[in-house]
Molecule: transfer RNA
Organism: bacterium
RNA sequence: GCGGGCAUAGUUUAGUGGUAAAACGCAUCCUUGCCAAGGAUGAGUCGGGAGUUCGAUUCUCCCUGCCCGCA
Numbered sequence: 001g002c003g004g005g006c007a008u009a010g011u012u013u014a015g016u017g018g019u020a021a022a023a024c025g026c027a028u029c030c031u032u033g034c035c036a037a038g039g040a041u042g043a044g045u046c047g048g049g050a051g052u053u054c055g056a057u058u059c060u061c062c063c064u065g066c067c068c069g070c071a
Stems, first nucleotide, its partner, number of pairs: 001070007010024004018054001026042005047063005
């Protein structure tokens, strides 16, 4: 330099054009003499920009970062 893949909550991952989900973690409460365990409730997320579309996390392009291959 060329080609390909990935980017979703604090972490690990689902989802795939129609209000984004689970586990662990976090906060509050209940249970307990205390801790642990358990139960209830809650907060928190689509890397950045542009395009297509009635509607984009999803499709297209560019950028950024990471990984793989070729030279």